[in-house]
RNA sequence: AUCUUAUCGAGAGCGGCGGAGGGAUAGGCCCGAUGAAGCCCGGCAACCGAUUUGUGUAAUACGCGUCAACCCGCGUUUUAGAUGAAUGUCAUGGUGCUAAUUCCUACAAUACCGCGCGGUUUGCGGUCUUUGGCAGAUGAGAA
Numbered sequence: 001a002u003c004u005u006a007u008c009g010a011g012a013g014c015g016g017c018g019g020a021g022g023g024a025u026a027g028g029c030c031c032g033a034u035g036a037a038g039c040c041c042g043g044c045a046a047c048c049g050a051u052u053u054g055u056g057u058a059a060u061a062c063g064c065g066u067c068a069a070c071c072c073g074c075g076u077u078u079u080a081g082a083u084g085a086a087u088g089u090c091a092u093g094g095u096g097c098u099a100a101u102u103c104c105u106a107c108a109a110u111a112c113c114g115c116g117c118g119g120u121u122u123g124c125g126g127u128c129u130u131u132g133g134c135a136g137a138u139g140a141g142a143a
Base pairs, nucleotide, nucleotide: 002142003141004140005139006138007137008136013041015040016039017038021031022030023029025106026105027104028103042098043097044096047094048093049090050089051088052085053084054083055082057080058079059078061076062075063074064073065072102135107132108131109130111127112126113125114124115123
């Protein structure tokens, strides 16, 4: 650097070091000497992880209907993965995160408002309208 998949409207310091930048890109709009980035500590969350229980699904084994066997149905056991429990519970470990919705917009469609054109359907601008996508971030997995 590439591919797959999930999430991105919640949450988190009045700490120490540090000294001018930061918010991915562009435009905007912000943050910053009342201290930016970065590092440390603290914290948040629960993706990976651990764990309790309910539900239904699939498979295994056993029993019964049921007879020699198969099929089928029902019940029980075990296992797997799915899903619910206020986002079940936990937080030793691996990450992550810790201004503003991923700060907003970017492409397309849609709703509303405004403007223009001139002749029968099209253009431009705006908006805390909505939806999908692109891009990005993070986890888990793959190669």
This is a predicted structure of a 143-nucleotide RNA (SAM riboswitch aptamer (S box leader)) from Paenibacillus sp. FSL H7-0357. The model forms 97% of the base pairs in the Rfam consensus. The same sequence occurs in records of 2 taxa. Its Rfam family is "SAM riboswitch aptamer (S box leader)". Gene Ontology term of the family: regulation of gene expression. From the family's description: The SAM riboswitch is found upstream of a number of genes which code for proteins involved in methionine or cysteine biosynthesis in Gram-positive bacteria. The coordinates come from a structure-prediction model, not an experiment, and the mean pLDDT is 77. Taxonomically the source falls in Paenibacillus (Bacteria, Bacillota, Bacilli, Paenibacillaceae).